[in-house]
Predicted 3D model of a 537-nucleotide part of an RNA (large-subunit ribosomal RNA, domain I) from a hydrothermal vent metagenome. The full RNA is in RNAcentral, with records from SILVA. The coordinates come from a structure-prediction model, not an experiment, and the mean pLDDT is 84.
Context: one part of a larger RNA
């Protein structure tokens, strides 16, 4: 020196375990803010570095309600307290206090800090100190009223890419996609035919299934990629504008009686089978029903009550295991107890509860809105519109035969004997009535709440993060970002003794079922590392 067994060290896989994760469901809320928000700076405990919490009344202060014998948070321990049937602790609602910065708004500011007015007050004066109040923009005469800022998708609009695909590119494609801005809601946007359709008709919008990878578009390459219809989900429909009347105003005329334009507010109407105004008739009648505010109920925020096992035996450190009797079940969901518990403990099935505060429902009130029949002679029925030229965009549709829609430019109609569509275009026939607005549901999301699931993961998984995690720590800065769980059933955390200088560390002694569980703690593999034997060069 090699092999080989043994027994240590190191190490931290493996096994098991779960306080976090994850991905759905179902229900709820869907906002927060000048009454100063979101997030933070600094404080605040007897003692306090972290974090929670709260905020100079500062782990907190009132009030009501609930529970309650023990409490003074994470956290254990020593002081010292506060409390035991009801003012401790603790859970709910409501309240007060909320220092500074932050939209931050009194002016500056290198955020959390400096410096002012102007009112009232302390003070004999000054200074100093205390309360309030002093941005900026829209609305309004004023008084007063809003608005800003943040927040996870989801909406809608105003802008808008490239890599990429086409196997190279330019038209295409990616894709109105990511990204930026603007603005909304609990949704949002769309909506009551100037619709779709074909000789048959449907009847606002939105979503979902087929229709269908079809018709078409397309360097007819890559690729885009529909309607009509049929089946469901959900249903609802309204309102001005104008003719006509009236009031008031103000201008213009004036024969001073009026007349005329013109503006404001009232009445009036509101559709294609054209409707309304106007003229004549008649009627006073049915229905809907915002907010509010009243009752009532229902439920949400705190709790209550809740069945039923043994002092048999065994085994063990411990019974819930095994044996052996017994009970309960509207409750054999789950979880905890010294192993595996229907009956041992939270609970569970069921059944009850509200001073306070919010929800929903429903009931009455409720401002407002709502209707016929005849006449057709005049009057209304949405103009820089509709359409058309040039240029471009939307529409599945790339200029195409290219309708339709929107429009930067240049034009420019008609007015119910009218206009406008049915995919170039003309007739005929059929649909409808553009050029004002409003509208609930079905139908998208989840930052937050509360239930509850998972052929989802168990610490190199799983959120980055089961821990003082967006922490420590890197970087000027945008920004990048770890690693770390496990002693026992209970600390019972090893009194005392001895070796050491020792507050190392060891050996004894003691706890424990277990100490090769000793806080370098559950199991404790490999790979290295040491000793000790065998057998071997």
């Nucleotide at each position: 020196g090699g092999c080989g067994c043994a027994u240590g060290g190191c190490g931290g896989a493996u096994g098991c375990c779960u306080u976090g994760g994850c991905u759905c469901u179902c229900a709820g809320a869907g906002g927060c803010g000048a009454u100063g928000a979101a997030g933070g700076a600094c404080g605040u405990g007897a003692u306090a570095a972290g974090c929670u919490g709260c905020g100079a009344u500062a782990a907190g202060c009132u009030a009501c309600g609930g529970u309650a014998a023990g409490g003074g948070g994470c956290a254990a321990a020593c002081a010292c307290c506060c409390g035991u049937u009801a003012u401790a602790c603790c859970c709910g609602u409501a309240g007060a206090u909320u220092u500074c910065c932050g939209a931050a708004u009194g002016g500056g500011g290198c955020a959390a800090c400096c410096c002012a007015g102007c009112u009232a007050g302390u003070u004999g004066a000054a200074g100093a100190c205390u309360a309030g109040u002093u941005a900026u923009c829209c609305u309004g005469c004023a008084a007063a009223g809003g608005a800003a800022g943040c927040a996870a998708a989801c909406c809608c609009a105003g802008g808008g890419a490239a890599c990429u695909g086409a196997a190279a590119c330019a038209u295409c494609u990616a894709a109105g996609u990511a990204c930026c801005u603007g603005g909304a809601g609990g949704a949002a946007a769309a909506g009551a035919a100037a619709a779709u359709a074909a000789u048959a008709a449907u009847g606002a919008u939105u979503c979902c299934c087929c229709u269908a990878g079809u018709a078409g578009c397309g360097g007819c390459g890559a690729g885009c990629g529909a309607a009509c219809g049929g089946g469901g989900a959900a249903c609802a429909g309204c309102c001005c504008a104008a003719a006509c009347c009236a009031a008031c105003a103000u201008u213009g005329u004036u024969u001073c009686g009026g007349c005329a334009a013109u503006g404001u507010u009232g009445g009036g109407g509101u559709u294609g089978u054209a409707g309304g105004a106007c003229u004549g008739c008649g009627a006073u009648a049915u229905g809907a029903g915002a907010a509010g505010u009243u009752a009532a109920a229902a439920u949400a925020u705190a709790g209550u009550g809740g069945a039923a096992u043994c002092u048999u035996u065994a085994u063990g450190g411990a019974a819930a295991u095994a044996a052996g009797g017994a009970c309960c079940a509207a409750a054999g969901a789950g979880g905890g107890u010294g192993a595996u518990a229907g009956u041992c403990c939270c609970g569970u099935a069921c059944a009850c509860g509200a001073a306070a505060u919010g929800u929903u429902u429903u009931a009455a009130u409720g401002a407002u809105c709502u209707a016929g029949c005849a006449g057709u002679a005049u009057c209304c029925u949405g103009a820089g519109u509709a359409g058309g030229g040039c240029g471009g965009g939307a529409c599945a549709c790339g200029u195409g035969u290219a309708a339709u829609c929107c429009u930067g430019u240049c034009u420019g109609a008609a007015u119910c004997u009218a206009c406008c569509g049915g995919g170039c275009c003309c007739a005929u026939c059929c649909g409808g009535u553009a050029a004002g607005g409003c509208u609930a549901a079905a139908u998208a999301c989840u930052a937050c709440u509360g239930a509850g699931a998972g052929a989802c993961c168990g610490a190199u998984a799983g959120u980055g993060a089961a821990c003082a995690a967006g922490u420590a720590c890197c970087g000027u800065g945008a920004g990048g970002g770890a690693a770390a769980g496990g002693u026992g059933a209970a600390a019972a955390g090893a009194a005392c003794c001895g070796u050491g200088a020792a507050c190392a560390a060891c050996g004894g002694a003691g706890u424990g079922a277990a100490a090769u569980a000793g806080u370098a703690c559950c199991u404790g593999a490999a790979a290295c590392c040491a000793u000790g034997c065998g057998c071997u060069u």